[in-house]
RNA sequence: GCCGGGGUGGCGAAAUUGGCAUACGCAGCGGAUUCAAAAUCCGCCGUCCGCAAGGACUUACGGGUUCAAGUCCCGUCCCCGGCA
Numbered sequence: 001g002c003c004g005g006g007g008u009g010g011c012g013a014a015a016u017u018g019g020c021a022u023a024c025g026c027a028g029c030g031g032a033u034u035c036a037a038a039a040u041c042c043g044c045c046g047u048c049c050g051c052a053a054g055g056a057c058u059u060a061c062g063g064g065u066u067c068a069a070g071u072c073c074c075g076u077c078c079c080c081g082g083c084a
Base pairs, nucleotide, nucleotide: 001083002082003081004080005079006078007077010026011025012024019067028044029043030042031041032040046057047056048055049054060076061075062074063073064072
């Protein structure tokens, strides 16, 4: 240099004919249970603004197509594998 695969919450990871972004697990927080704890069970758990109600933003980054993009197209960055 060329070809292929990948980048999604704090971490792993799903979402694939384009149609609710975060299922599921781990970690964390609150509660139940216990003499106390472990285990187990229940609830919560992206970011920013706001006292709250609520609003805005968010799939590596920047554009494009579309009523609608994590998904399709273009460029860039990073990681893994192959060829030279």
Transfer RNA from an uncultured Myxococcaceae bacterium, 84 nucleotides, folded computationally. The sequence was found in a public genome assembly. It matches the Rfam family "tRNA". By type it is a transfer RNA. The coordinates come from a structure-prediction model, not an experiment, and the mean pLDDT is 80.